[in-house]
Molecule: transfer RNA
Organism: Chloroflexota bacterium
RNA sequence: GCGGGCAUGGUGUAGUGGUAACACGCGACCUUCCCAAGGUUGAGACCACGGGUUCGAGCCCCGUUGCCCGCUCCC
Numbered sequence: 001g002c003g004g005g006c007a008u009g010g011u012g013u014a015g016u017g018g019u020a021a022c023a024c025g026c027g028a029c030c031u032u033c034c035c036a037a038g039g040u041u042g043a044g045a046c047c048a049c050g051g052g053u054u055c056g057a058g059c060c061c062c063g064u065u066g067c068c069c070g071c072u073c074c075c
Base pairs, nucleotide, nucleotide: 001071002070003069004068005067006066007065010024011023012022013021018055026042027041028040029039030038048064049063050062051061052060
């Protein structure tokens, strides 16, 4: 230098064009003498960043940043 993959709540993941879901964790309540476990319920991410396409983008296109993998050139 070239090519590919990944980036989504605090953490780990799902979501392949139509109001972002699940598990763990966290708060409240129930249960218990207390704790743990269990049950109910709630908060929490506008999706790495900037543009574009579209009526509509986490999803498609371009660029950028970070991480990972492979290839090539020079020294």